The RNA shown here (transfer RNA) has 66 nucleotides and comes from a zebrafish metagenome.
The RNAcentral record of the sequence draws on MGnify.
Model confidence (mean pLDDT): 81 of 100.
It matches the Rfam family "tRNA". Its family is annotated with triplet codon-amino acid adaptor activity in the Gene Ontology. The family's RNA type in Rfam is transfer RNA.
RNA sequence: GGCUGUAGCUCAGUUGGUAGAGCAACGGACUUUUAAUCCGUAGGUCUUGGGUUCGAGUCCCAACAG
Repeated sequence: GGCUGUAGCUCAGUUGGUAGAGCAACGGACUUUUAAUCCGUAGGUCUUGGGUUCGAGUCCCAACAG
């Protein structure tokens, strides 16, 4: 000096407008049972602090971590 930081994990998130997917977890259906398959549910202080804005994961500044 550059890049990254978003769910338990891996990652999306466009031009600023109520945060999502896959896997995992949990419940149910199916099955003699397990697995597989299908349906559903829960899970987030978007690293921290400040600023701009009617409104910030997103823009600006600093810090922290890698």